[in-house]
Molecule: Glycine riboswitch aptamer
RNA sequence: GGAUAGCACUCCGGAGAAUCCCGAUCAACGGGUGCCGAAGGGGCAAAACGGCAAACGCCGUCAAUCUCUCAGGCAAAAGGACAGAGUAUUGCUC
Numbered sequence: 001g002g003a004u005a006g007c008a009c010u011c012c013g014g015a016g017a018a019u020c021c022c023g024a025u026c027a028a029c030g031g032g033u034g035c036c037g038a039a040g041g042g043g044c045a046a047a048a049c050g051g052c053a054a055a056c057g058c059c060g061u062c063a064a065u066c067u068c069u070c071a072g073g074c075a076a077a078a079g080g081a082c083a084g085a086g087u088a089u090u091g092c093u094c
Stems, first nucleotide, its partner, number of pairs: 001094001004091003008087004013082001018033001020032004034074003040070001041068003048061005
């Protein structure tokens, strides 16, 4: 110096669903009804691995943008999975 993986920070893109109703009421807060999935969280197949069994088989572990909607969200702002760029750093390899 190049390739690759992780992590941190910065910049950029980034969806869905009520600007619903009540409390004097935009927001916030409390209550009600209807919704959304892309913070977080829960659930799941086969294969594989592990254990048990003489055998048939049985049990356990593991994913997601799938699923649930606990949490969160349903004007804007903020947040936002994921994606791109840059910087710094660490590991591995040439």